[in-house]
RNA sequence: UCCAACCUUCGGGGCAGGGUGCAAUCCCCGACCGGCGGUAUAGCCCGCGAGCGCCGACAGGCGCAUGAUCCGGUGAAACUCCGGGGCCGACGGUAACAGUCCGGAUGAAAGAAGGUAAUA
Repeated sequence: UCCAACCUUCGGGGCAGGGUGCAAUCCCCGACCGGCGGUAUAGCCCGCGAGCGCCGACAGGCGCAUGAUCCGGUGAAACUCCGGGGCCGACGGUAACAGUCCGGAUGAAAGAAGGUAAUA
């Protein structure tokens, strides 16, 4: 340093304080949180992962579902920064309806970092 192979490790956060009520971290006021790659720094732009079902020995494949952003400023460039306003959040469980509690999950994964070896 080119192409390829093998291996290791890492890889998700959050209801304080109150109201009502027999009962609510599930309703109401309010609080807090934000995976990965891309791009001028992103929960809301583009894409990926996680969920469910089916086929398959496996690898994997197919289908279903898959949420949410505007204004102003700076700048060459930002729906990403700064200022302001708004919005969103799988499935099952739970004396009461869950992004935050419990559970599948000491799981899986997008991906990230490194190593071995080979060649020069």

FMN riboswitch aptamer (RFN element) from Anaerolinea thermophila, 120 nucleotides, folded computationally. Lineage of the source: Bacteria > Chloroflexota > Anaerolineales > Anaerolineaceae > Anaerolinea. Its Rfam family is "FMN riboswitch aptamer (RFN element)". About the family: The RFN element is a highly conserved domain that is found frequently in the 5'-untranslated regions of prokaryotic mRNAs that encode for flavin mononucleotide (FMN) biosynthesis and transport proteins.